The RNA shown here (c-di-GMP-I riboswitch aptamer) has 89 nucleotides. It was read from a public genome assembly, where an Rfam model found it. Of the family's consensus pairs, 95% are formed in the model.
[in-house]
RNA sequence: UUUUGAAAAAGGCAAACCCACCGAAAGAUGGGGACGCAAAGUCAAGAGUCUACGGCGAAUAUAUUCGCUAUGAUUGUCAGACUGCCAAA
Numbered sequence: 001u002u003u004u005g006a007a008a009a010a011g012g013c014a015a016a017c018c019c020a021c022c023g024a025a026a027g028a029u030g031g032g033g034a035c036g037c038a039a040a041g042u043c044a045a046g047a048g049u050c051u052a053c054g055g056c057g058a059a060u061a062u063a064u065u066c067g068c069u070a071u072g073a074u075u076g077u078c079a080g081a082c083u084g085c086c087a088a089a
C1' cells in the first nucleotide's frame, strides 16, 4: 500500500419503545434503552422511500374534502465521494 473481517483485544455507534422538547407533518435533538452495525464516521450533488405547511388544480353542503407538487426529511434503503480503529493475509 492492497484485499479481507474467521478468531481476539482496545474502544465506538445505537433500532424499537419510554420521557422531555422542536416541527404542519415526515422527522430532528437530549436523556433512558439495545435490535443490530467494520464504516450504523462525514457528505442529501444520483436513485428510492416518507411527509405536504405553503402553492397549484378539482369538487363542494362554503364547514370542508380530494388530487398533484420538495423547497422538508431519510445515508440504520441502495449507489457514489472523502476519511478512519484493530486484526489477518
Base pairs, nucleotide, nucleotide: 002089003088004087005086012037013036017032018031019030020029022027035076041082042081043080046078047077048074049073050072054069055068056067057066058065059064
About this RNA: It matches the Rfam family "c-di-GMP-I riboswitch aptamer". Rfam's curators write: GEMM was predicted in a large-scale screen for bacterial structured RNA regulatory elements. Model confidence (mean pLDDT): 85 of 100.